[in-house]
A computed fold for a 76-nucleotide RNA from a Nautiliaceae bacterium, annotated as transfer RNA. It was read from a public genome assembly. The organism belongs to Nautiliaceae, within Bacteria.

RNA sequence: GAGCCCUUAGCUCAACCGGCAGAGCACCUGACUCUUAAUCAGGGGGUUGUGGGUUCAAUUCCCACAGGGCUCACCA
Numbered sequence: 001g002a003g004c005c006c007u008u009a010g011c012u013c014a015a016c017c018g019g020c021a022g023a024g025c026a027c028c029u030g031a032c033u034c035u036u037a038a039u040c041a042g043g044g045g046g047u048u049g050u051g052g053g054u055u056c057a058a059u060u061c062c063c064a065c066a067g068g069g070c071u072c073a074c075c076a
Base pairs, nucleotide, nucleotide: 001072002071003070004069005068006067007066010025011024012023013022019056027043028042029041030040031039049065050064051063052062053061
């Protein structure tokens, strides 16, 4: 330098063909309990990396940028 993939809750990840964004863990509250644990119930938490475009409607499609990963090339 070129190509491809990834970016969604605090963490790890889903979301079929574009049609109301979810789960587990963590956290908070309550119940229960021999226990700083375990179990059960409930709750809070999101500009879907950033900026644009297409569309009635975008996590999803297109463009640019940022960050991360892989492969190739270069490094006389």